[in-house]
Context: one part of a larger RNA
RNA sequence: UUGGGUUUAAAGGGUCCGUAGGCGGGCCAAUAAGUCAGGGGUGAAAGGCCACAGCUCAACUGUGGGACUGCCCUUGAUACUGUUGGUCUUGAGUUAUAGUGGGGUUGCCGGAACAUGUGGUGUAGCGGUGAAAUGCAUAGAUAUCACAUAGAACACCGAUCGCGAAGGCAGGUGACCAACUAUAUACUGACGCUGAUGGACGAAAGCGUGGGGAGCGAACGGGAUUAGAUACCCCGGUAGUCCACGCCGUAAACGAUGGAUACUAGCUGUAGGGUUUUCGGACUCUGUGGCCAAGCGAAAGUGAUAAGUAUCCCACCUGGGGAGUACGUUCGCAAGAAUGAAACUC
Numbered sequence: 001u002u003g004g005g006u007u008u009a010a011a012g013g014g015u016c017c018g019u020a021g022g023c024g025g026g027c028c029a030a031u032a033a034g035u036c037a038g039g040g041g042u043g044a045a046a047g048g049c050c051a052c053a054g055c056u057c058a059a060c061u062g063u064g065g066g067a068c069u070g071c072c073c074u075u076g077a078u079a080c081u082g083u084u085g086g087u088c089u090u091g092a093g094u095u096a097u098a099g100u101g102g103g104g105u106u107g108c109c110g111g112a113a114c115a116u117g118u119g120g121u122g123u124a125g126c127g128g129u130g131a132a133a134u135g136c137a138u139a140g141a142u143a144u145c146a147c148a149u150a151g152a153a154c155a156c157c158g159a160u161c162g163c164g165a166a167g168g169c170a171g172g173u174g175a176c177c178a179a180c181u182a183u184a185u186a187c188u189g190a191c192g193c194u195g196a197u198g199g200a201c202g203a204a205a206g207c208g209u210g211g212g213g214a215g216c217g218a219a220c221g222g223g224a225u226u227a228g229a230u231a232c233c234c235c236g237g238u239a240g241u242c243c244a245c246g247c248c249g250u251a252a253a254c255g256a257u258g259g260a261u262a263c264u265a266g267c268u269g270u271a272g273g274g275u276u277u278u279c280g281g282a283c284u285c286u287g288u289g290g291c292c293a294a295g296c297g298a299a300a301g302u303g304a305u306a307a308g309u310a311u312c313c314c315a316c317c318u319g320g321g322g323a324g325u326a327c328g329u330u331c332g333c334a335a336g337a338a339u340g341a342a343a344c345u346c
Stems, first nucleotide, its partner, number of pairs: 004317003007300002012314001014201004021194003025088007033081002035077008049065006091191001092188003095184006103177007110154001115149007125136002162169002206247006215241002220236004258313006266291011295302002319346003328339004
């Protein structure tokens, strides 16, 4: 390289949007670029291959054939692909009506709990553990009552539940923004799918500036445990966790399963709708679960939400270590991120 693969063996990009490109629904007509057929030209000779012949044979040589799978010109064919024109509605979209959600941004409000402060009651312990000690407490703690203040998170409902492209999203309420679903068929008429480069979003931690700081809590201090204990347990506690703005751009960013379309037995839940009903139910669309037929799979398993049967497009893999390292480059304030080898070794 060909071939083969990517849930778990190496391998699906964190997610979406989208440029180039690749691929693309039914019918009619034109064209003839691809495609197919005929003819012509060229494809030097030598060499190589096949046959025959000449040197006594062979090497060697000669003659003929074939090959040179290509390119160009020309005459035709028109199923498929392309191009052009027309047309259609089932793909895609628009509209109308009804509805759904913890989708997003932002303002206001609420109660429980923890903490702190002030005051009252009250007295000797409290706290913590396997057991203790450090710690707190007669300057009155712990406990209990009242009031005040502050920050963060929202018990029950709550669920194989819902929504979101993913990350993710949960007290109540208002405003604004977006999405999705069903039905109707009114409209457009292939407007579609994928998507290298690129752009946007992207948990936690971390960084910059300014706020905030109740609880928790890396680092750090102390007490224990232990042979030791730079830990697990306990008492404290700074960054951080929270807010605003700006960076970072990574995760077991996982369904370890890229996206789209079509097709291929059933049974049973559940969320939001629709049609129908003899009110028992039946049918149906979209989503979300469980069990399984065929099939697939090395097996585990998967099985209409495929890992089945096919098509299109993208990404990625090619023995282990060295190594996601070095060097270079780009990005970043930094931390670092992205891209990404080789020697050597087994």